[in-house]
Molecule: Purine riboswitch aptamer
Organism: Candidatus Izemoplasmatales bacterium
RNA sequence: CUAUAAUCAAAUACCUUGUCUCGUAUAAUCUGGGUGAUAUGGUCCCAAAGUAUCUACCUGUGCGCCGUAAAUGCACAGACUAUGAGAGGAGUUUUUUGCGCA
Numbered sequence: 001c002u003a004u005a006a007u008c009a010a011a012u013a014c015c016u017u018g019u020c021u022c023g024u025a026u027a028a029u030c031u032g033g034g035u036g037a038u039a040u041g042g043u044c045c046c047a048a049a050g051u052a053u054c055u056a057c058c059u060g061u062g063c064g065c066c067g068u069a070a071a072u073g074c075a076c077a078g079a080c081u082a083u084g085a086g087a088g089g090a091g092u093u094u095u096u097u098g099c100g101c102a
Base pairs, nucleotide, nucleotide: 008098009097010096011095013093015091016090017089019087020086021085022084023083024082025081026056029049031047032046033045034044041066042065050057058078059077060076061075062074063073064072
């Protein structure tokens, strides 16, 4: 100076999968029709709107209101879905280094 495989370890990059956080959409909202109860009640069904958007459009609690009629109101807490970004986890493969190695 040249050559030095597998295995193992570390790092790196791509891909796959899943988790968490945040942003956007939507306000878990609203309109219409039908149906049902009546202060121990205030329900259920259908359709439409809303999103550069698929899906969903409910649950619980509290406070009102309605003097028996046909109509419910407000507040708080809690999701899913679509999409984007970020951070970990797992797996496959690539590359590099170390070990092997004197």